[in-house]
RNA sequence: UGAGCCCGCGCGGGAGAGUUCCCGGGAAACCGCUGGUCACAGUGGUCUUCCGGGGCGCCGAAGGAGCAAGUCCUCCCUUGAAUCUCUCAGGCCCCGAUACCGCGCGGGUGAG
Numbered sequence: 001u002g003a004g005c006c007c008g009c010g011c012g013g014g015a016g017a018g019u020u021c022c023c024g025g026g027a028a029a030c031c032g033c034u035g036g037u038c039a040c041a042g043u044g045g046u047c048u049u050c051c052g053g054g055g056c057g058c059c060g061a062a063g064g065a066g067c068a069a070g071u072c073c074u075c076c077c078u079u080g081a082a083u084c085u086c087u088c089a090g091g092c093c094c095c096g097a098u099a100c101c102g103c104g105c106g107g108g109u110g111a112g
Stems, first nucleotide, its partner, number of pairs: 001112001004109010018056001020055008029046007057092003063088001064086003070079001
């Protein structure tokens, strides 16, 4: 000086699946009823929206789990990847984030 590999940060790229049903609560609007000091107050319903919980259905690309060839071994056991499989966790309007990929910066290791 330094390929490759690893870690961190930043930037860019980068999926899927419910605008579902029920319950509880908050807010707004509208329509009634009751009272009224005519300022309003209480109460019932409808609709919209937000939050929480649950049911059913669904998704795979945080995380987690499983294994083919191969490996170890006499054999079993062991070990053994993924965007594959499972769906525990997570998620299911859009956006965003995450797997993964690229670039830059910094650090570690370090063949030559």
A computed fold for a 112-nucleotide RNA from Streptomyces taklimakanensis, annotated as Glycine riboswitch aptamer. Of the family's consensus pairs, 90% are formed in the model. Its Rfam family is "Glycine riboswitch aptamer". Its family is annotated with glycine biosynthetic process in the Gene Ontology. Lineage of the source: Bacteria > Bacillati > Actinomycetota > Kitasatosporales > Streptomyces.